[in-house]
A computed fold for a 72-nucleotide RNA from candidate division TM6 bacterium Zodletone_IIa, annotated as transfer RNA. Model confidence (mean pLDDT): 80 of 100.

RNA sequence: GCUCUUGUAGUUUAAUGGUAGAACUUUCCGCUCAUAACGGAACAGAUGUGGGUUCAAGUCCCACUGGGAGCA
Numbered sequence: 001g002c003u004c005u006u007g008u009a010g011u012u013u014a015a016u017g018g019u020a021g022a023a024c025u026u027u028c029c030g031c032u033c034a035u036a037a038c039g040g041a042a043c044a045g046a047u048g049u050g051g052g053u054u055c056a057a058g059u060c061c062c063a064c065u066g067g068g069a070g071c072a
Stems, first nucleotide, its partner, number of pairs: 001071007010024004018055001026042005048064005
């Protein structure tokens, strides 16, 4: 330099172009003599950045950018 692949919450991970969901973590409450476990609730500034298509984009297209792999 070229090709492919990947980026969603603090972490992991879903989502036929049609309300972005879950688990873990965290905080609070209950339970307990107490802790753990268990149960309930809450917070989530979560779709890498900028454009395009569309009534509607995490999803499709383009560019850029971080990670990974391959070729040279």
The sequence is in RNAcentral, with records from ENA and Rfam. Lineage of the source: Bacteria > Bacteria candidate phyla > Candidatus Babelota.